Predicted 3D model of a 72-nucleotide RNA (transfer RNA) from Vicugna pacos. Its Rfam family is "tRNA". It is annotated as a transfer RNA.

């Protein structure tokens, strides 16, 4: 050089063409002897970038970037 895969919350990961979720972490309150545990209700996303298709794209198509794997 060639082939394939991944990119979504601080982290690890789901997700379906129709306004994006879980666990963990974070902050608050309750409980408690207690800063553990447990419980409750929260905040936190330009869904890697740029185009295209579509009434509508995280999802489909193209290109790019980064990383991983295979081959050599």
């Nucleotide at each position: 050089a060639g082939a394939g895969g991944u990119a979504u919350a601080g982290c690890u990961c789901a997700g379906u063409g129709g306004u994006a979720g879980a666990g963990u972490a974070c902050a608050u309150g309750c409980u408690c002897a207690g800063u553990a545990u447990g419980c409750a209700g929260g905040a936190g996303g330009u869904u890697c970038u740029g185009g295209g298709u579509u009434c509508a794209a995280u999802c489909c198509c193209c290109a790019g970037u980064a990383c991983c794997u295979c081959c050599c």